Model confidence (mean pLDDT): 78 of 100.
Predicted 3D model of an 86-nucleotide RNA (c-di-GMP-I riboswitch aptamer) from Desulfoscipio geothermicus DSM 3669.
Its Rfam family is "c-di-GMP-I riboswitch aptamer". Gene Ontology term of the family: cyclic-di-GMP binding.
NCBI's taxonomy places the organism under Bacteria, Clostridia, Eubacteriales, Desulfoscipio, Desulfoscipio geothermicus.
[in-house]
RNA sequence: GCUAAGAAAAAGCAAACUUAUUGAAAUAUGAGGACGCAAAGCCACGGGCCUAAUGCAUUACUGCAACGACAUGACGGGUUGCCGAA
Numbered sequence: 001g002c003u004a005a006g007a008a009a010a011a012g013c014a015a016a017c018u019u020a021u022u023g024a025a026a027u028a029u030g031a032g033g034a035c036g037c038a039a040a041g042c043c044a045c046g047g048g049c050c051u052a053a054u055g056c057a058u059u060a061c062u063g064c065a066a067c068g069a070c071a072u073g074a075c076g077g078g079u080u081g082c083c084g085a086a
Stems, first nucleotide, its partner, number of pairs: 006083001012037002017032005035073001041079003045076002048070001050068001054065004
């Protein structure tokens, strides 16, 4: 120095919940708040999951379908990082 793994230390992120905003909804964002996290940084590539404004079907009830969303903390994958014990 690299790889691996994760002791210590310094940093970092922020669940539930409350509140405000946004959206048709799912959700998302800000503030408060900490359950936790070695990638709890980033990417919608794959499967999967959520919603259905809109479109189609239906006498009606309702059903189907993302072009919407989920990778702050679902899975797999890709990619970039802090420290330097065994």